Source information:
This is a predicted complex of two RNAs, RNase P RNA and transfer RNA, with 498 nucleotides together. Its mean pLDDT, the model's own confidence on a scale to 100, is 77. It holds a member of the Rfam family "Bacterial RNase P class A". The family's RNA type in Rfam is ribozyme. Gene Ontology terms of the family: ribonuclease P activity, tRNA processing and dimeric ribonuclease P complex.

[in-house]
RNA sequence: AUGGCGGGGCGGAUGGCCGCUGCGGCGAUUUUUCAGUCGUUUGCAGAGGAAAGUCCGGGCUCCAUCGGGCACAAUGCUGGCUAACGGCCAGGCACCAGACUGGCGACGGUCGGGUGACGGACAGCGCAACAGAGAAUAUACCGCCUUGGGUGUUAAAACCUAAGGUAAGGGUGAAACGGUGGGGUAAGAGCCCACCGGGUUUUUGGCGACAAAAACCGCAUGGCAAACCCCAUUGGGAGCAAGACCAAAUAGGGAAGCAUUUGUGCGCAAGUACAAAGGGAGGCGCCUCCUUCCAGCUUCCGGGUAAGGUUGCUAGAGCCUUGAGGAAACUUAAGGCCCAGAGGAAUGGCCAUCGCCGAAGACAAUGCUUUACUGCAAAAUCUUCGUGGACAUAACCCGGCUUAUAGCCCCGCCAUUAUU
RNA sequence: GGACCCGUAGCUCAGUUGGAUUAGAGCGCCACACUACGGAUGUGGAGGUCACAGGUUCGAACCCUGUCGGGUCCGCCA
Numbered sequence: 001a002u003g004g005c006g007g008g009g010c011g012g013a014u015g016g017c018c019g020c021u022g023c024g025g026c027g028a029u030u031u032u033u034c035a036g037u038c039g040u041u042u043g044c045a046g047a048g049g050a051a052a053g054u055c056c057g058g059g060c061u062c063c064a065u066c067g068g069g070c071a072c073a074a075u076g077c078u079g080g081c082u083a084a085c086g087g088c089c090a091g092g093c094a095c096c097a098g099a100c101u102g103g104c105g106a107c108g109g110u111c112g113g114g115u116g117a118c119g120g121a122c123a124g125c126g127c128a129a130c131a132g133a134g135a136a137u138a139u140a141c142c143g144c145c146u147u148g149g150g151u152g153u154u155a156a157a158a159c160c161u162a163a164g165g166u167a168a169g170g171g172u173g174a175a176a177c178g179g180u181g182g183g184g185u186a187a188g189a190g191c192c193c194a195c196c197g198g199g200u201u202u203u204u205g206g207c208g209a210c211a212a213a214a215a216c217c218g219c220a221u222g223g224c225a226a227a228c229c230c231c232a233u234u235g236g237g238a239g240c241a242a243g244a245c246c247a248a249a250u251a252g253g254g255a256a257g258c259a260u261u262u263g264u265g266c267g268c269a270a271g272u273a274c275a276a277a278g279g280g281a282g283g284c285g286c287c288u289c290c291u292u293c294c295a296g297c298u299u300c301c302g303g304g305u306a307a308g309g310u311u312g313c314u315a316g317a318g319c320c321u322u323g324a325g326g327a328a329a330c331u332u333a334a335g336g337c338c339c340a341g342a343g344g345a346a347u348g349g350c351c352a353u354c355g356c357c358g359a360a361g362a363c364a365a366u367g368c369u370u371u372a373c374u375g376c377a378a379a380a381u382c383u384u385c386g387u388g389g390a391c392a393u394a395a396c397c398c399g400g401c402u403u404a405u406a407g408c409c410c411c412g413c414c415a416u417u418a419u420u
Numbered sequence: 421g422g423a424c425c426c427g428u429a430g431c432u433c434a435g436u437u438g439g440a441u442u443a444g445a446g447c448g449c450c451a452c453a454c455u456a457c458g459g460a461u462g463u464g465g466a467g468g469u470c471a472c473a474g475g476u477u478c479g480a481a482c483c484c485u486g487u488c489g490g491g492u493c494c495g496c497c498a
Base pairs, nucleotide, nucleotide: 001416002415003414004413005412006411007410008409009408010407012354013353014352015351016350017349018348020046021045022044023043024041025040026039027038028037029036030035048391052402053401055400056399057398058397059396060239061238062237063236067288068287069286070285072235073234074233075232076231077091078090079089080088081087092118093116094115095114096113098111099110100109101108102107119230120229124228126224127223141170142169143166144165145164146163147162148161149160150159151158178196179195180194181193182192183191197219198217199216200215201214202213203212204211205210243311244310245309246308253301254300255299256298257297258296260277261276262275263274264273265272266271278294279293280292281291282290303497304496305495318337319336320335321334322333323332324331325330356388357386358385359384360383361382362381366377367376368375421494422493423492424491425490426489427488430447431446432445433444449465450464451463452462453461471487472486473485474484475483
């Protein structure tokens, strides 16, 4: 220098003219007067890293119902951070590809990187197509071995057949119930031994996930939970069209459903009070509990209004700088700052200069080359040109995740090439 | 703005919970037969990246995650 991987950051700048929204100022006007309406403006401010998807979590608000159980949903290694989280930080373990490396081998070790929805398969119920002899406390198709019988032969070998042994070899498969090397055996086999892998127990280290060591075990029950399921933890519901106040208008309409009895007291009575039972309604579903009503309530159709006005509304888990604690996420102290608040919805357009990117040209450090600035290449600089300049536009507000993104910058690691 | 649902052949749908054969059905389309021709009828056939991408799994239309596209409902008053 080029390429790759990983991480972080930026997302054009300045000025002028025209225009838009809010605040402020000024003027006019009105008994909405700490206000409204209209006009005007040398004032001030005016989208993002994702404002997006609405996938999580919280703030805020309401629900006389926020109690319990079931169901449902979500999460799932460990420790920490946080208002909270399915997020973040750190660690553990497993897997993947690469480089180096030990061992005859099975198999290990080191380095940096990436990925992980990473509780449980001796609680249960299941699943495994096709192929294959056999697919889950499995299997004898070929092969190997032994024995009996037969053929065969001088005798054998060999062949055929029956019974049995055998999971070492072949073959099938995604997967065949440990592996390597040796001993052993009729042939074989953890049958035996050493090693590798695994398991159990103990000890040690660590807050823990887990790791290491020793002893023992002949292997002692593989995969799928991103199917059901089990265990643990969490979750009341709805959402700014939440909610509060004010105003206008109308047929203040229609249909359906559910819409009470008994007893006692008072009273001449109408009635009224209390109690019991019953019924209606109640914000995910069911049950229970509870609340409330017994007069209206619920649902649907129709009507009016047109997203009416004010508020909620933006000073906030806020931003910047410096310091402190911590390995980090993060927390904290001091100082400074105010940074959209519109609402069917403003932030746009044009011009100039500079910057970025691309293309072409000029000049040319320098390099290679040549008899020869002879030829070739070329950083930087300058000139001209360009529909060049992405993804995308707040809608109550925050913290995350995911996805989209032209171009540029910085850091780390790796590879190649060149130079010192 | 908020809440929710769907995507399988040209069209309308099965299949998806419970995974494995060649993903099927009706209408439509094409060819042939029948007919003088057409329709109807009969026979045969074509047509699918199961919206897209990634993951889990031996195996995905189906399970999980993320995109893309389409659709439905929700104001106030009485």